[in-house]
Formats: sequence, structure tokens, C1' cells
RNA sequence: GCCCGAUUAGCGUAGUCUGGUUAGCGCGCAGGCCUGUGGAGCCUGAGGGCCGGGUUCAAAUCCCGGGUCGGGCC
Repeated sequence: GCCCGAUUAGCGUAGUCUGGUUAGCGCGCAGGCCUGUGGAGCCUGAGGGCCGGGUUCAAAUCCCGGGUCGGGCC
């Protein structure tokens, strides 16, 4: 330098192919119930699309450029 893959909440992860239901799940966190206390269990809640641009009525999803991480080739 070229090619491929990944990037979504504090952590992990699904959805992307085929654009459309309120962006979901587990752990963690906060509050509550329960309990002699704690834990477990149950209920509720806060929190997210790597960045910029484009297409579209509508973008996590499609297109372009960039960043970061991993792998391969020379």
C1' cells in the first nucleotide's frame, strides 16, 4: 500500500442479507416488594446505534468517505 471482518447501553450480545411494531435480551446499576439482616426471587426504572455525508415518506439496516480494533497478502 491492497484485501477481508468487526464497531449497537457500564460489559456481553441479537437484529443488518429482505429499510417500516416503542431498538430487544442477559449481566450490572437505581428504586420498590419480600426478609430478623443479607442473598435469592418478583416488579418497576434509567441508560445505546463509532464519526461525517448521501439516498428515501422513513436508515442500526442501503451507498460514499473517515476513525478504531482484528486478520490476510505484498
Predicted 3D model of a 74-nucleotide RNA (transfer RNA) from an uncultured archaeon. It matches the Rfam family "tRNA". Gene Ontology term of the family: triplet codon-amino acid adaptor activity. By type it is a transfer RNA. Rfam describes the family as follows. Transfer RNA (tRNA) molecules are approximately 80 nucleotides in length.